About this RNA
Model confidence (mean pLDDT): 84 of 100. This is a predicted structure of an 89-nucleotide RNA (c-di-GMP-I-GGC riboswitch aptamer) from a bacterium.
RNA sequence: GUCGAUAAAGGCAAAAUUGCCGUAAGGCAAUGACGCAAAGAACCGGGUCUUUUUUUAUUACAUUAAAAGAGACAGCCGGACUGCCGAAG
Repeated sequence: GUCGAUAAAGGCAAAAUUGCCGUAAGGCAAUGACGCAAAGAACCGGGUCUUUUUUUAUUACAUUAAAAGAGACAGCCGGACUGCCGAAG
């Protein structure tokens, strides 16, 4: 360095519930642990989701669909970046 143990120290916290924020996806806090060796961060590519906005089509004028824009998810995937501990190989 690779790698990740029935090791040790420490860390994070899914679902659900409650409160607050947001149109929404969702976020924050508390309780709570399903899991996680990057479940750290969010620079790039993809994916999924939302939409108060715009355009087009449809129209029963209510909607619905598509595209654009704006957002959300890093616990969906890949790349780049940072990082704790350590046995065997």